[in-house]
Molecule: c-di-GMP-I riboswitch aptamer
Organism: Arthrobacter sp. DWC3
RNA sequence: CAUCGAUAAAGGCAAAUCCGGUGCGAGCCGGGGACGCAAAGCCACGAAACCCAUGCGGUCAGCCGGGCUACCGAA
Numbered sequence: 001c002a003u004c005g006a007u008a009a010a011g012g013c014a015a016a017u018c019c020g021g022u023g024c025g026a027g028c029c030g031g032g033g034a035c036g037c038a039a040a041g042c043c044a045c046g047a048a049a050c051c052c053a054u055g056c057g058g059u060c061a062g063c064c065g066g067g068c069u070a071c072c073g074a075a
Base pairs, nucleotide, nucleotide: 004073005072012037013036017032018031019030020029021028022027035062041068042067043066045065046064049059050058051057
């Protein structure tokens, strides 16, 4: 450095759901909450799914693939 991921250490994220806001909607944002996550960090590029006011439209990165970046270091 690459691969890999402990019953290691430090730290991180936050499903369902509840409250408030926002959007036609899928959803999103803030707060609580914790099922899980070693990229559950970022990017809609491919495929899927979903929504709609059906168009050069949108949502989803916690469905999968891909790209970029990153903490720790046992085997």